[in-house]
């Protein structure tokens, strides 16, 4: 240069075109229960790498870009 995967709450990881104003767990906050701290109950905060296109409808198909990774020369 090519080509092939990959990006989602703070970190993991689910999500295959409408059930999603996106869900889990961990970890944050605040309560509750202990004398107290662990646990354990209950509640809350918090994401879709960016532009564009398809579609009545897109986290999800396309196209570029940007980022990490692999494979070939």
């Nucleotide at each position: 240069g090519u080509c092939c995967c990959u990006a989602u709450c703070g970190u993991c990881c689910a999500g295959a075109g409408g059930c999603c104003u996106a869900g889990g767990a961990c970890u944050c906050c605040g309560g509750g229960u202990u004398u107290u701290c662990a646990u354990c109950c209950c509640g809350g905060c918090a994401a879709c790498a960016g532009g564009g296109g398809u579609u009545c409808g897109a986290a999800u198909c396309c196209c570029c870009u940007u980022a990490g990774g692999g494979a070939u020369g």

A computed fold for a 73-nucleotide RNA from Lentisphaera araneosa HTCC2155, annotated as transfer RNA.
The coordinates come from a structure-prediction model, not an experiment, and the mean pLDDT is 81.
RNAcentral holds the sequence, with entries from ENA and Rfam.